[in-house]
RNA sequence: GCUUCCGUUGCACAGCAGGCAGUGCGUUCGGCUGUUAACCGAAAGGUCGCUGGUUCGAACCCAGCCGGGAGCG
Numbered sequence: 001g002c003u004u005c006c007g008u009u010g011c012a013c014a015g016c017a018g019g020c021a022g023u024g025c026g027u028u029c030g031g032c033u034g035u036u037a038a039c040c041g042a043a044a045g046g047u048c049g050c051u052g053g054u055u056c057g058a059a060c061c062c063a064g065c066c067g068g069g070a071g072c073g
Stems, first nucleotide, its partner, number of pairs: 001072007010025004019056001027043005049065005
């Protein structure tokens, strides 16, 4: 340099053919308990890597960048 896959909350990941952004862990609060742990319940936390484009509407489609992995040279 070329090809290809990936980037979603603190971490690991879902998100089916464009229509309300979710799950587990963690964190905080509450319940339970003599206390802690475990268990149960709730909450906070995301401009979906960035910038444009298409569309009534984009995490999802298109283009260009940025970052990471793999392969080829």